The part of an RNA shown here (small-subunit ribosomal RNA, 5' domain) has 489 nucleotides and comes from an uncultured bacterium. Rfam family: Bacterial small subunit ribosomal RNA. The RNAcentral record of the full RNA draws on ENA and SILVA.

Context: one part of a larger RNA
RNA sequence: GAACGAACGUUGGCGGCGUGGAUUAGGCAUGCAAGUCGAGGGAAUCCCAGCAAUGGGGGAACCGGCGUAAGGGGCAGUAAUGUAUGGGUACCUACCCUGGAGUUCGGGAUAGCCAUCAGAGAUGGUGGGUAAUACCGGAUGAUGUCGAGAGACCAAAGAUUUAUCGCUUUGGGAGGGGCCCAUAUGAUAUUACGGUAGUUGGUGAGGUAACGGCUCACCAAGCCUAAGAUGUCUAGCGGGUGUGAGAGCACGACCCGCGCCACUCGCACUGAGACACUGGCGAGACACCUACGGGUGGCUGCAGUCGAGGAUCUUCGGCAAUGAGCGCAAGCUUGACCGAGCGACGCCGCGUGAGCGAUGAAGGCCUCCGGGUUGUAAAGCUCUUUAGGGGGGGAGAAAAGCCCGCAAGGGUGUGAUCUAUCCCCAAAAUAAGCACGGGCUAAGUUCGUGCCAGCAGCCGCGGUAAGACGAACCGUGCGAACGUUGUUC
Numbered sequence: 001g002a003a004c005g006a007a008c009g010u011u012g013g014c015g016g017c018g019u020g021g022a023u024u025a026g027g028c029a030u031g032c033a034a035g036u037c038g039a040g041g042g043a044a045u046c047c048c049a050g051c052a053a054u055g056g057g058g059g060a061a062c063c064g065g066c067g068u069a070a071g072g073g074g075c076a077g078u079a080a081u082g083u084a085u086g087g088g089u090a091c092c093u094a095c096c097c098u099g100g101a102g103u104u105c106g107g108g109a110u111a112g113c114c115a116u117c118a119g120a121g122a123u124g125g126u127g128g129g130u131a132a133u134a135c136c137g138g139a140u141g142a143u144g145u146c147g148a149g150a151g152a153c154c155a156a157a158g159a160u161u162u163a164u165c166g167c168u169u170u171g172g173g174a175g176g177g178g179c180c181c182a183u184a185u186g187a188u189a190u191u192a193c194g195g196u197a198g199u200u201g202g203u204g205a206g207g208u209a210a211c212g213g214c215u216c217a218c219c220a221a222g223c224c225u226a227a228g229a230u231g232u233c234u235a236g237c238g239g240g241u242g243u244g245a246g247a248g249c250a251c252g253a254c255c256c257g258c259g260c261c262a263c264u265c266g267c268a269c270u271g272a273g274a275c276a277c278u279g280g281c282g283a284g285a286c287a288c289c290u291a292c293g294g295g296u297g298g299c300u301g302c303a304g305u306c307g308a309g310g311a312u313c314u315u316c317g318g319c320a321a322u323g324a325g326c327g328c329a330a331g332c333u334u335g336a337c338c339g340a341g342c343g344a345c346g347c348c349g350c351g352u353g354a355g356c357g358a359u360g361a362a363g364g365c366c367u368c369c370g371g372g373u374u375g376u377a378a379a380g381c382u383c384u385u386u387a388g389g390g391g392g393g394g395a396g397a398a399a400a401g402c403c404c405g406c407a408a409g410g411g412u413g414u415g416a417u418c419u420a421u422c423c424c425c426a427a428a429a430u431a432a433g434c435a436c437g438g439g440c441u442a443a444g445u446u447c448g449u450g451c452c453a454g455c456a457g458c459c460g461c462g463g464u465a466a467g468a469c470g471a472a473c474c475g476u477g478c479g480a481a482c483g484u485u486g487u488u489c
Base pairs, nucleotide, nucleotide: 001489002488003487004486006485007484008483009482010481013350014349015348016347017346018345019343020342026306027305028304030303031302032301035066036065037064040063041062045058046057047056048055049054073261074260075259082185083184084183085182086181087180088179089178091177092176093175096173097172098171099170100169101168102167103166104138105137106136107135113128114127115126116125117124118123144153145152146151158165159164160163186233187232188231194224195223196222199221200220201219202218203217204216205215206214236258237257238256239255240251241250242249243248263284264283265282266281267280286297287296288295289294314340316339317338318337322336323334324333325332326331353383354382355381356380363374364373365372366371387430389425390424391423392422393421396418397417401412402411403410404409433478434477435476436475437474438459439458440457444473445472446471447470448469454461455460
């Protein structure tokens, strides 16, 4: 000098764009953060019309489908089961695109519901009875699977507004993932006669979507290591960021990719995909409810709270846009996201007025007492109104979608929030500080103090004339900031 997710002190007008729990991966009240489909199913019940019959509309809970493995958060662990780059294949892939084939005949349950029982409750038991795109059986069956072949084996579901949406099976694709290899990727030898028994390899078997000691039985005795094994300490990795002429050094906030974690430890289930943040089971710590028998919970989602800390925000608005889930669609949901709020935390821009104005006012300070300086500065006169305040207009962020139509086209239609820009109103009106002035280093005089009080980055100032302490005036630098501290180069 540059930089920062900074903090502290003094000061503080406005806007744009960014950014903000770095410490205790400490504990959490409350609300919200994942639903959706009535064009899968039966249906409690409600509303409207009607004397009624009946017709129309809505619809809780429940069964069923898809989603909940994404999106969002954090960096504890991890020095390699990670990451980066480049290769490989013993593999899988819901939804999506595309090609072929099929969509047949039956059956038994169960939730909801009704009755009843137990319980403080959470919830559970028994009996009765009901539906499906839930479940099961038969048929058919190859271009599928197995097999050398002969051959053997395997499926389905319907719905409605009649135009579609589905269902089963099988090729191909896209995108996504699993696994393997090579190279690179911290510190420490004051960790080395060291480490390793599923350990290293083989045969066989099991298991997996798949290769493999992945697991097991048997056999052999291997394997790693000074080019640093093993241990210990530290650490998420990369794109990148800071600095520097570069080489390098330091770092890895925000944003993007990958990995890992979800109170702690372990486990599997479901599923195309998890060993699953707001799913399950077991154990533990903690907290809460209890009728003491037993239960419930997991903010490292968005806000918010306590604690610790030098230190880090609103218990806000909206689904209008972008995207995601579901749905034929209308649409619903979405603390993702878009916006607003708070903080000079950062960068950038603008303003705090402009012109004229000397008999050079007054006041302050200095003085050799003549004057000098503050200083065109003020006052005064003339003018302007940016920003801010008040009022009014205003494109744009909006295209989809839906309806009509064979089409061309036409119609309809949505803004939480923000705003380019324009006009009007009033009056200089509402807006300047901070640090420094001995040298380094731009800028000095007077008074006070008297090795005291104090200053200080280094050299050093202060013991009676202090340009270095404190104050005043004046000056210098930067300016909505200016200094200090910390850290990196």